[in-house]
The RNA shown here (transfer RNA) has 73 nucleotides and comes from a Minisyncoccota bacterium. Rfam family: tRNA. Its family is annotated with triplet codon-amino acid adaptor activity in the Gene Ontology. About the family: Transfer RNA (tRNA) molecules are approximately 80 nucleotides in length.
């Protein structure tokens, strides 16, 4: 220098054919307990890496940029 893959909640990851952004763990509150843990109920938390484009509508499609991984030279 070139090819390919990844980037979504604090962490690990889903998200189908473009149509309301989700799960588990973690965090907060309440109940249960003498207390803790466990369990149950509820809740907070998101510029879907960034900049543009297409579209009535983009996490999703297209172009570029950045970071990480991998392979080739």
């Nucleotide at each position: 220098g070139g090819g390919c893959c990844u980037u979504u909640a604090g962490c690990u990851c889903a998200g189908c054919u473009g149509g309301u952004a989700g799960a588990g763990c973690g965090c907060c509150u309440c109940a249960u307990u003498u207390g803790c843990a466990a369990u149950g109920a509820g809740g907070a938390g998101g510029u879907c890496a960034c900049c543009g484009g297409u579209u009535c509508g983009a996490a999703u499609c297209c172009g570029g940029u950045a970071a990480g991984g991998u392979c080739c030279a």